[in-house]
Context: one part of a larger RNA
RNA sequence: CUCUGGUUAAGGAACUCGGCAAAAUAGAUCCGUAACUUCGGGAGAAGGAUCGCCCUUGAGCGUGCACACCCUGGCGGUGGAAGCGUUCGGGGGCCGCAGAGAAAAGGCCCUACCGACUGUUUACCAAAAACACAGGUCUGUGCGAACACGCAAGUGGAAGUAUACGGGCUGACACCUGCCCAGUGCCGGAAGGUUAAAAGGAGAGGUUAGCCGCAAGGCGACGCUUUGAAUUGAAGCCCCGGUGAACGGCGGCCGUAACUAUAACGGUCCUAAGGUAGCGAAAUUCCUUGUCGGGUAAGUUCCGACCCGCACGAAAGGUGUAACGAGUGGGGCACUGUCUCAACCAGAGACUCG
Numbered sequence: 001c002u003c004u005g006g007u008u009a010a011g012g013a014a015c016u017c018g019g020c021a022a023a024a025u026a027g028a029u030c031c032g033u034a035a036c037u038u039c040g041g042g043a044g045a046a047g048g049a050u051c052g053c054c055c056u057u058g059a060g061c062g063u064g065c066a067c068a069c070c071c072u073g074g075c076g077g078u079g080g081a082a083g084c085g086u087u088c089g090g091g092g093g094c095c096g097c098a099g100a101g102a103a104a105a106g107g108c109c110c111u112a113c114c115g116a117c118u119g120u121u122u123a124c125c126a127a128a129a130a131c132a133c134a135g136g137u138c139u140g141u142g143c144g145a146a147c148a149c150g151c152a153a154g155u156g157g158a159a160g161u162a163u164a165c166g167g168g169c170u171g172a173c174a175c176c177u178g179c180c181c182a183g184u185g186c187c188g189g190a191a192g193g194u195u196a197a198a199a200g201g202a203g204a205g206g207u208u209a210g211c212c213g214c215a216a217g218g219c220g221a222c223g224c225u226u227u228g229a230a231u232u233g234a235a236g237c238c239c240c241g242g243u244g245a246a247c248g249g250c251g252g253c254c255g256u257a258a259c260u261a262u263a264a265c266g267g268u269c270c271u272a273a274g275g276u277a278g279c280g281a282a283a284u285u286c287c288u289u290g291u292c293g294g295g296u297a298a299g300u301u302c303c304g305a306c307c308c309g310c311a312c313g314a315a316a317g318g319u320g321u322a323a324c325g326a327g328u329g330g331g332g333c334a335c336u337g338u339c340u341c342a343a344c345c346a347g348a349g350a351c352u353c354g
Base pairs, nucleotide, nucleotide: 001349002348003347004346005345006344007343008342010340011339014338019335027051028050029049030048031047036041038172052094053093054092055091056090057089058088059087060086061085062084063083067079068078069077070076071074095099107333108332109331110330111329112328113327114325115324119131120130135170136169137168138167139166140165141164147156148155149154173320174319175318176317178250179249180248183247184246185243186242187241188240189239192238193237194236198232199231203227204226205225206224207223210219211218212217251269252268253267254266255265278312279309290306291305292304293303294302
C1' cells in the first nucleotide's frame, strides 16, 4: 500500500451523477394515528409509553389426588378444595450506565411521472414505464367450423358448438372517445367497359395428283399440315355504394375594437376533412436555464401556473385515479468516516528472509 472487519473529537451529505456504501430503525403489549379512498384500504401510517429480578395477592383456563353427585355399574360420566402448569392483572421491594441487557430483528415522511394490481422477461452486462393481465372493442367461424400442422391419411381446435373457438387492437376502474370514406384495405352490388383457358372457325400459308406452257415457270382439287378473324367465355380490374376501436389524415394568407396590445368579427385561397373534449416547456418544447410563483442563503433539476403545442390529442386510446412497485425524478426528518480529513485497532495479502 491492497482487501475484510471494528472504533472515532467537532461538524452532519459540505461527498457524489445520485446518501452509492455505511450508519440508523428493529421484538411484544398499551396509547395514538393525517390527506386521500374504489370504503377494502391508506396502517406497523406518523408519534409516544412500558418491559428485568424478588416477595405477596386476585381472576380465568388446563390437568386433577381427595371428595361429592349421576347412571347403562365401567380402567364409566359430570363437578372439583389441594397440588402442578399457564394467561391476564393488583400491591410492595431490589440492583445496574443499560431489563426486547447477547443474537436474530421495519428507517420514516412529503411530492411528481409511468405502469392499475399479483405475475413474466434479455439462462451469462438491462427486471423496467417492456411482456402478460382481468376488462373493452373490431373481425372471422353454423361444425367434416374458422384456423394450425401434415404430401396424404390424419391430428389439434374439441370428446367444444356463437354465453363457443380463432385473429387484430386496446389494457383495472371513472369520465369519455370528435371531424374526414378523396387515396389504400375490407364488405356489398351487378347494368356497362376490359379480361383467360376453352369453344369457334371466316380467312391465309405449306405440300401436290392434275392442268397450262417449247422452256423458265404458273395455276392448283381431295387429303395431310401450319396458322387463324368475328362470335360465345367467369372471377378480377374499371365502375357504383358502405365502412375508422380498418391502413391512415385532421391547412394557409390578409385585415379589423376610442392608448397600446390582442382580435370575439370579416375577406380570400386550398382540402376528403382542416385537431373537438381534455391535457400541455410534457418520458413529447428546438429557441430554453421560456415567463411568473413555490421550495434554497444561493435551484439548467423539482413542484404549481401560463400557452407562442419547432413537432400532445382521443382504444399505435385522451384525461384522471385509491391501492401496489428491488421502477424514475425532486424535497425533508432521523442517522452516519460519504465528506471537511484523516487516525487507530484486528485479521488476510503484498514485501524481506527461509
RNAcentral holds the full RNA, with entries from ENA. A computed fold for a 354-nucleotide part of an RNA from a Pyrinomonadaceae bacterium, annotated as large-subunit ribosomal RNA, domain IV.